[in-house]
Order: sequence, then C1' cells, then structure tokens
RNA sequence: UCGUUAGCUCAGUUGGUAGAGCAGUUGGCUUUCGACCAAUUGGUCACUGGUUCGAAUCCAGUACGA
Repeated sequence: UCGUUAGCUCAGUUGGUAGAGCAGUUGGCUUUCGACCAAUUGGUCACUGGUUCGAAUCCAGUACGA
C1' cells in the first nucleotide's frame, strides 16, 4: 500500500432495504445415474467505535492475508 461480502470464486456505478456464477435442496424428465428444465434455500458485508435521517460504501482503530 492492497485485500477481507453466501459453502466456493467474485460483482456491488462517487451513502438509500445486498447480487451473479458454481454448489446445496425440491420437483419434472430418465429403467437408474448423469446431463437438461423449473422452482427454491443460504450472508450481523472480518471485528470495535465514529459521522449521517440513513453506512458493504465515508473516517479512526483492531485482527488476518498478500
């Protein structure tokens, strides 16, 4: 100095209720599995404070990694 957001890999447009792909679950299809199709579950946004009507987003500190 950079990074930390779902089980994994990662987005998030200068602050306004958090998303994708993969994975998981259920159903369909199939003799079965897989593939395919449909639906669906899942996050205290590393932690503690501060600013603000409102913070993943801004500020300070802490922890871990590079």
This is a predicted structure of a 66-nucleotide RNA (transfer RNA) from Saccharophagus degradans.
It matches the Rfam family "tRNA". By type it is a transfer RNA.
The coordinates come from a structure-prediction model, not an experiment, and the mean pLDDT is 81.